[in-house]
Molecule: transfer RNA
Organism: bacterium
RNA sequence: GCCCCCAUAGCUCAAUUGGCAGAGCAGAGGCCUCUUAAGCCUAAGGUUGUAGGUUCAAGUCCUACUGGGGGCA
Numbered sequence: 001g002c003c004c005c006c007a008u009a010g011c012u013c014a015a016u017u018g019g020c021a022g023a024g025c026a027g028a029g030g031c032c033u034c035u036u037a038a039g040c041c042u043a044a045g046g047u048u049g050u051a052g053g054u055u056c057a058a059g060u061c062c063u064a065c066u067g068g069g070g071g072c073a
Base pairs, nucleotide, nucleotide: 001072002071003070004069005068006067007066010025011024012023013022019056028042029041030040031039049065050064051063052062053061
């Protein structure tokens, strides 16, 4: 220098052929318990890496860039 893959909650990951952004863990509150742990319940938590484009509608499709990983030279 060229090519490929990845980027979604604090962390690990889902999200079907483009159609309401979710789960587990962590953290918060509560129940239970003499207390803690375990267990159970509840709510909260998102500029879907950045900037544009296409579309009635984009996490999803297209372009550029940024960061990470891999391959070739």